Context: one part of a larger RNA
Molecule: small-subunit ribosomal RNA, central domain
Organism: uncultured bacterium
């Protein structure tokens, strides 16, 4: 609990996408549903105020007047906003054209390095550490060359560079899909905005089925090193990690939720012949202009760090979340999954 916040103190929902609510651009007209005004009706009594009376007084009763009563009906009236309904408008939305880019699916192909195998050369060690061992090696290793096959990953380029909603994405080459920017004498004409529930994507690990299996490597096993050493550090090495079908929904950080407007600059980078101009024809390069993406820094803001036109300023709409620490993201119910769990979630108690 009609407060106050929410980048770092508790608090932005992992993203999206939409339902249903809430909000909603210019101009004209109609209605008066809803607002407003004026009236009348109704609006129990008590209680509440004034005089005044009655109890010896006072609470307290009464009588009268008078006021409260959110709200309801009727009836006349304004029409600014708000709602409904026509009409019309472009600034918001969107559609078409164009084309950066690791954007996303699929197929193909390539590259180098390892690692195993086969032939050739060749001999005693190799390996590995702070130091060694364990390990490998005469059934001939390590090198050195010559060939196969196998599986992963994609080196220089590489850039607080680009692309995408988050997750993320990096070897070339087709096919197909998706979107953003900038520009446009062009169409549609408010068609938007946010979004409870809903759906759909969501790293890694993990499952379920099947295939791969070179490296790496949880577990484990050995050798060290320690006072021990369940570890760091060498030798191995199973799940995995690759692929294909499902399945799981956690972490996701800018610790900053989406939209929209409005408020000094300055300097990189990256997109746009969209402008002017320069070398000159689409390469370059200047300067201006939108868009993205950093750094610095006015005013504000802030508890400070800090942020500052991509705000954490100054407004607006709309979701979501917080309310002292612990118990505790647990119990117990419900949904959910093959499980693992996950998603909602408490309270005694304590302090």
């Nucleotide at each position: 609990u009609u407060g106050u916040g929410u980048c770092u103190a508790a608090a932005g929902g992992g993203u999206c996408u939409g339902u249903a609510g809430c909000c909603c651009g210019c101009g004209a007209g109609a209605u008066u549903a809803u607002u407003c005004u004026c009236u009348u009706g109704a609006g129990a009594a008590a209680u509440c105020u004034g005089c005044c009376c009655g109890c010896u007084u006072a609470a307290c009763u009464g009588u009268c007047a008078g006021g409260c009563u959110u709200c309801c009906a009727g009836g006349a009236g304004a029409u600014a906003c708000c709602g409904u309904c026509u009409c019309g408008c472009u600034c918001g939305a969107u559609g078409c054209c164009a084309g950066a880019g690791a954007g996303g699916u699929g197929a193909g192909a390539g590259g180098u390095a390892c690692u195993u195998c086969a032939g050739g050369g060749g001999u005693a060690g190799g390996g590995g550490u702070g130091a060694a061992a364990u390990c490998u090696c005469g059934u001939a290793a390590u090198c050195c060359u010559u060939g196969a096959a196998g599986g992963a990953c994609c080196a220089c380029c590489a850039g607080u560079g680009u692309c995408g909603a988050c997750g993320g994405c990096g070897u070339c080459u087709c096919a197909c899909c998706a979107g953003a920017a900038c520009g446009g004498a062009c169409g549609u004409g408010a068609c938007g905005g946010c979004a409870a529930g809903g759906g759909a994507c969501g790293a890694u690990a993990g499952c379920u089925a099947g295939c791969g299996g070179c490296a790496c490597g949880a577990c484990c096993c050995g050798g060290a090193u320690u006072a021990g050493a369940u570890a760091c550090c060498c030798g191995g090495g199973u799940a995995g990690u690759c692929c294909u079908a499902g399945c799981c929904g956690u972490a996701u950080c800018g610790a900053u939720a989406c939209u929209c407007g409005c408020u000094a600059g300055g300097u990189g980078u990256c997109g746009g012949c969209c402008a002017c101009g320069g070398u000159g024809c689409u390469a370059c390069u200047g300067u201006g202009u939108c868009g993205a993406u950093g750094c610095c820094g006015u005013a504000g803001g802030g508890a400070a760090u800090c942020u500052g036109u991509g705000a954490a300023g100054c407004g607006a709409g709309c979701c979501a979340c917080c309310u002292g620490g612990g118990a505790a993201g647990u119990a117990c119910g419900g949904c959910u999954g093959c499980a693992a769990g996950g998603c909602u979630g408490a309270a005694a108690c304590u302090u």